[in-house]
RNA sequence: UCUCGACAACGGCACACCCGCCGCGAGGCGGGGUCGCAAAGCCAGGGGCCUCUCAGAGGCAGCCCAGCCACCGAA
Numbered sequence: 001u002c003u004c005g006a007c008a009a010c011g012g013c014a015c016a017c018c019c020g021c022c023g024c025g026a027g028g029c030g031g032g033g034u035c036g037c038a039a040a041g042c043c044a045g046g047g048g049c050c051u052c053u054c055a056g057a058g059g060c061a062g063c064c065c066a067g068c069c070a071c072c073g074a075a
Base pairs, nucleotide, nucleotide: 004073005072012037013036017032018031019030020029021028022027035062041068042067045065046064047063048060049059050058051057052056
C1' cells in the first nucleotide's frame, strides 16, 4: 500500500416518528429523535422502485451494481 473487518479504540451518520419550512407530488432542508450502519461519505453511469403539470419531466444512493475519497489496525 492492497485486501479484509474485531465483544478493539477515537469518533461519525441518523430509520421510523414529531415540529417548522419548501414542493402539485415522490420528496427535500432545519431541529428533536435514535432503528440501525465499516463507508448509512460522495456520486444519478446501469438496474430497480416511487411521483407528476405524464409524447416527457422529476425523486429515492439507509434497494442493488459500478465509480471516487476516507478513520483505525486485531485475525